[in-house]
This is a predicted structure of a 121-nucleotide RNA (SAM riboswitch aptamer (S box leader)) from a Saprospiraceae bacterium.
RNA sequence: AUUUUAUAGCGAAGGGUAGAGAGACCGGGCUCUGCGAAACCCUGGCAACCGGAUAGAACGCACACGGUGCCAAGUCCCGCCAGGCGGUUCUUUUUCAGGACUGUGCCUGGACAUAUAAAAU
Numbered sequence: 001a002u003u004u005u006a007u008a009g010c011g012a013a014g015g016g017u018a019g020a021g022a023g024a025c026c027g028g029g030c031u032c033u034g035c036g037a038a039a040c041c042c043u044g045g046c047a048a049c050c051g052g053a054u055a056g057a058a059c060g061c062a063c064a065c066g067g068u069g070c071c072a073a074g075u076c077c078c079g080c081c082a083g084g085c086g087g088u089u090c091u092u093u094u095u096c097a098g099g100a101c102u103g104u105g106c107c108u109g110g111a112c113a114u115a116u117a118a119a120a121u
Base pairs, nucleotide, nucleotide: 001121002120003119004118005117006116007115008114013043014042015041016040017039021032022031023030026079027078028077029076044071045070046069049067050066051063075113080110081109082108083107084106085105086102087101088100089099090098091097
């Protein structure tokens, strides 16, 4: 780096260095930020993927030690597809019923992408 599988609405911040950006990329939105961004370091914590308690399997529970990870906002939200509600409109004298549209509102599912872990190449 690629592939496979699993997970992603929970949870968890202080200090030092630094000095203007940051929230993965593109577009849009929104947010954080000189009351100090990114990055790096120290300490603390969260979590339970691996690991371990346990000879083996499933499930559950637990987390002192070890390998990672993580510690603003749902993976910050939207983008593509489908469905529902709502809306607009048409047929109909009206109701019922049915059709069409929906770039703006709300919701659900999926895909894609991304992140992390475990494994393989």
Model confidence (mean pLDDT): 78 of 100.